[in-house]
Molecule: Bacterial RNase P class A
Organism: Saccharimonadales bacterium (SeqCode)
RNA sequence: ACAGUUCGUUAGAUGAUCGCUUGCAUGCAAAUGUAAGAGGAAAGUCCGGGCAGCAUAGGAUAUGACAGUCGCUAACGGCGACCGAAGGAAACUUUAGGGAAAGUGCCACAGAAACGAAACCGCCUCGGGGCAACCUGAGGUAAGGGUGAAAGGAGUGGGGUAAGAGCCCACAGCGACGUAUGGUGACAUACGAAGGAGGUAAACCCUGUCAGCUGCAAGGAGACUUACGUAAAGGACUAUCCGUCCGUAGGUCGCUACCCGCUCGAUCCAAUAGGCAACUAUUGGGCUAGAUAGAUGAUCAUCCACGACAGAACCCGGCUUACCGACGAGCUGUCCAC
Numbered sequence: 001a002c003a004g005u006u007c008g009u010u011a012g013a014u015g016a017u018c019g020c021u022u023g024c025a026u027g028c029a030a031a032u033g034u035a036a037g038a039g040g041a042a043a044g045u046c047c048g049g050g051c052a053g054c055a056u057a058g059g060a061u062a063u064g065a066c067a068g069u070c071g072c073u074a075a076c077g078g079c080g081a082c083c084g085a086a087g088g089a090a091a092c093u094u095u096a097g098g099g100a101a102a103g104u105g106c107c108a109c110a111g112a113a114a115c116g117a118a119a120c121c122g123c124c125u126c127g128g129g130g131c132a133a134c135c136u137g138a139g140g141u142a143a144g145g146g147u148g149a150a151a152g153g154a155g156u157g158g159g160g161u162a163a164g165a166g167c168c169c170a171c172a173g174c175g176a177c178g179u180a181u182g183g184u185g186a187c188a189u190a191c192g193a194a195g196g197a198g199g200u201a202a203a204c205c206c207u208g209u210c211a212g213c214u215g216c217a218a219g220g221a222g223a224c225u226u227a228c229g230u231a232a233a234g235g236a237c238u239a240u241c242c243g244u245c246c247g248u249a250g251g252u253c254g255c256u257a258c259c260c261g262c263u264c265g266a267u268c269c270a271a272u273a274g275g276c277a278a279c280u281a282u283u284g285g286g287c288u289a290g291a292u293a294g295a296u297g298a299u300c301a302u303c304c305a306c307g308a309c310a311g312a313a314c315c316c317g318g319c320u321u322a323c324c325g326a327c328g329a330g331c332u333g334u335c336c337a338c
Stems, first nucleotide, its partner, number of pairs: 001334010012303007020037007039309001043320002046318005051215004058242004063211005068082005083097001084095004098206002103204002105200003120145002122141008155171005174196001177192006219260002222253007234246003267286008304307001
């Protein structure tokens, strides 16, 4: 320098004028002044949590989600690191990673046969026929051919046999098991003896873990009195059962919401310390939209790299999706120069 790979930052700038929302100050009011005013995804609403109500948040079943190990976290189905598998020359990337000796099911087409199975061709033995080529009956054979995604751990050589076969032997390699060593662990490496009869769990299912239901249109709204009833009906309780709890109907009075919840929060920034990292602790500093028909806009001027996706509605942590460009950092490979 080029090619590749991983991560991060930014998301037009400045000024003027006219508007909008909220806080504060002044003012009887009208209004005036002043300060602040969308995002990295505010989005999809897919997970998790806070918060609120219902029972005090219970038991069982059903249902759903998840599934290597160790950690992080308020929590997670998220994140980090590592292990195994797959891809790449490498940096690195992807991963739908429990169980197929619990049971059931399925395995299209082709094929003789798709499971504790199978003889179509071929090979071999015996019988029959035929001069012969060959035809035919019974049996053996899974080494060879053929079909298929798959015929099932198994290559080479030798022995063996009627012909064959891990049937037997040697060497090499595979999975599971045992022992040793290393590692917190998944696992890795070495050694050992015996035996190996398919796949599919993103089919049902089994094992383990987690989940009560409803969502800010949550929720904040009561007091007195009359009648009936004391145990049934019914309701709360929301998929079902158990268990738990209790009133129902009418009348009078009162409260008011144009309010609260609502934005100070597992908060943000910086430094230091711990950790490979996710993350955590301490110290210091900051306050940074809060509407309820819903503000965050428009015009002009100058400049440039000519400006993408997009718009808060209770809050937060993730995931996913969308996105014109610009910039920075680490690593890998090749070439060049010193």